Small-subunit ribosomal RNA, 3' major domain from a metagenome, 472 nucleotides, folded computationally. The full RNA is in RNAcentral, with records from SILVA.
[in-house]
Context: one part of a larger RNA
């Protein structure tokens, strides 16, 4: 000097309290162990694994397992040798195919020619190739304490030293944040601000936007909106408090007040914390295989625990009919609209648009009008059954949809346990990555839009001082 205490003291966080809404019961999805299997490919384990890698396993992908193949090999350099323009196309034969064999066709450049150059192909050879092992042998990227406010460093001082001091003290702060004091004085990484957003105004821009209706043409740019640049929030100004300081508390003006919301950003390290399967690379292991190439299987099994989630169990609802109002994204192998066909998934059709122009595109809760009357029901939709429709070489294992019929469980959920402090919970849709198809995850968007917080005893994380200590 640290840690560490069922010591103090001081302080802060949805950490309690207050309060709303969940999870644990049900019934599927989805992930995991754990069992089964030829295989059920690997990883990922307390917070910080478990709808995690994985923005998307039918083949592909695939790394797993049968089986069938190939061995300079599926890609690629280099070097010696041979062939001949290769690759290729057309065909037969075996075969699941991969591949094997086999027939026809095709014949480059420079030169008179000798030959020579590119290229393919065969044979050797040195490399290849591994998602093989080790993340305790590594680099780069990450997660976690934690956006918590702390970690250090120079010179100076003090200690024989380890080491203090500065960073402690009095206020203050979201903050080692800023003031005062002080043997310190300064000075770095962090805070903070400076970046992108969103909220007001101004000036510029003016089409595809706007503009009271019904249709066209002119004409406008006043609103909305677009993009661009600027102003604005600074305890700046007034009062009290406080030490005349920093500062706190109110009020005024203000679209916005005290960091206005939001978000990018994460010190010194901590966990030999996570990834040798994203990449990259030391060692070790493998080379007729642990490499590679094809089929068909598996990754999607199933008695069973667990974890996150949809959707219920209803009347603040269920059904059916009218009427409305976003914001944010996508669109050429691409969105596709009127229109017609079907109960309907969907088909036809093909106008328009490389898009403020046209499409996707109906937002839906809401609100109006009607019907159910508390019942396992007009709740509830698991299951199965029959018929269908998409995508795709193919939906048997194993998509996804829709239309009849079937109508399980469940009437609010033991112990326990999560999130959330305002446009947040909590509840309703939209779109988008991936993507032939295949979301109830993700990631974003707008719509309705609350309750509650006396307080810090208490449990949990954490920061500062100080105190014991047979701990390092």
């Nucleotide at each position: 000097u640290g840690a560490c205490g069922g010591g103090g003291g001081c302080c802060c966080g949805c950490a309690c309290a207050a309060g709303c809404g969940g999870u644990g019961g049900a019934g599927c999805a989805u992930g995991u162990g754990g069992u089964u299997u030829a295989a059920u490919u690997c990883g990922a384990c307390g917070c910080a694994a478990c709808g995690c890698g994985a923005a998307g396993a039918a083949c592909c992908u695939u790394a797993c397992c049968u089986g069938g193949g190939c061995u300079c090999g599926a890609a690629c350099g280099g070097c010696u040798u041979c062939u001949c323009a290769a690759c290729g196309g057309c065909g037969c034969u075996g075969g699941a195919a991969a591949c094997a064999g086999u027939g026809c066709u095709a014949u480059c450049c420079c030169g008179c020619a000798a030959g020579g150059g590119a290229g393919u192909g065969g044979a050797g050879u040195c490399g290849a190739g591994g998602u093989g092992c080790u993340g305790c042998a590594u680099g780069g990227c990450u997660g976690u304490c934690g956006u918590c406010a702390g970690c250090u460093c120079g010179u100076g001082u003090c200690g024989u030293g380890a080491g203090a001091u500065g960073u402690u003290g009095g206020g203050u702060u979201a903050a080692g944040u800023c003031c005062c004091g002080c043997a310190a004085c300064g000075a770095g990484c962090g805070c903070a601000a400076c970046c992108c957003u969103u909220g007001u105004c101004c000036u510029g821009u003016g089409u595809u936007g706007c503009a009271a209706c019904u249709a066209a043409u002119a004409g406008g740019c006043a609103c909305u909106c677009u993009c661009a640049g600027g102003a604005g929030a600074c305890c700046g100004c007034c009062a009290g408090c406080g030490a005349u300081a920093a500062g706190c508390u109110g009020g005024a003006g203000g679209a916005a007040g005290g960091u206005g919301g939001g978000g990018a950003c994460g010190a010194c390290g901590u966990c030999a914390a996570g990834u040798c399967a994203u990449c990259a690379u030391g060692g070790c292991c493998u080379u007729u295989a642990u490499g590679u190439c094809c089929a068909g299987g598996g990754c999607u099994a199933c008695a069973c625990a667990c974890g996150u989630g949809c959707u219920a169990c209803a009347a603040u609802g269920g059904g059916c009919g009218g009427u409305a109002c976003a914001g944010a994204c996508c669109g050429c192998u691409g969105c596709a609209a009127a229109c017609c066909c079907g109960c309907g998934a969907g088909g036809g059709g093909g106008a328009g648009c490389a898009a403020a122009u046209c499409g996707g595109a109906a937002a839906a809760a809401a609100c109006c009008g009607u019907u159910c009357u508390c019942a396992g029901u007009u709740c509830g939709g698991a299951u199965u059954g029959c018929a269908g429709g998409c995508u795709g070489c193919a939906a048997c294992u194993c998509g996804c949809c829709u239309g009849c019929a079937u109508g399980a469980a469940g009437c609010u959920g033991g112990a326990a346990u999560c999130g959330c402090u305002a446009g947040u919970a909590a509840u309703g849709g939209c779109a988008u990555a991936u993507c032939a198809g295949a979301a109830c995850g993700a990631u974003g968007c707008c719509g309705u839009g609350a309750a509650u917080a006396c307080g810090u005893u208490c449990c949990c994380g954490g920061g500062c001082c100080u105190u014991g200590u047979a701990c390092a």